Molecule: c-di-GMP-I riboswitch aptamer
Organism: Eubacteriales bacterium
RNA sequence: CUUUGAAAAAGGCAAACUUAUCGAAAGGUAAGGACGCAAAGCCGCGAGUCUAAAGUGGAAGCACCAUGACAGUCGGGUUGCCAAG
Numbered sequence: 001c002u003u004u005g006a007a008a009a010a011g012g013c014a015a016a017c018u019u020a021u022c023g024a025a026a027g028g029u030a031a032g033g034a035c036g037c038a039a040a041g042c043c044g045c046g047a048g049u050c051u052a053a054a055g056u057g058g059a060a061g062c063a064c065c066a067u068g069a070c071a072g073u074c075g076g077g078u079u080g081c082c083a084a085g
Stems, first nucleotide, its partner, number of pairs: 002085004012037002017032006035072001041078003045075003048070003055064003
């Protein structure tokens, strides 16, 4: 430098759910909690998914729409622990 994650060590993260809180919602944050994770560290860049406040259309039900989200959906970018080859 590169490939891999069988065994091991040091550790790390934390799904569902509950409580509080922010938000129109999706969802976020904090605490508890562990389903899992070798990038489940970071970046909304591409695709995808969720929501639809404002806006547009409509007589209305409603429909469309991201400028709002999801990194634990898949790619991509970037940084990195341990071990083995």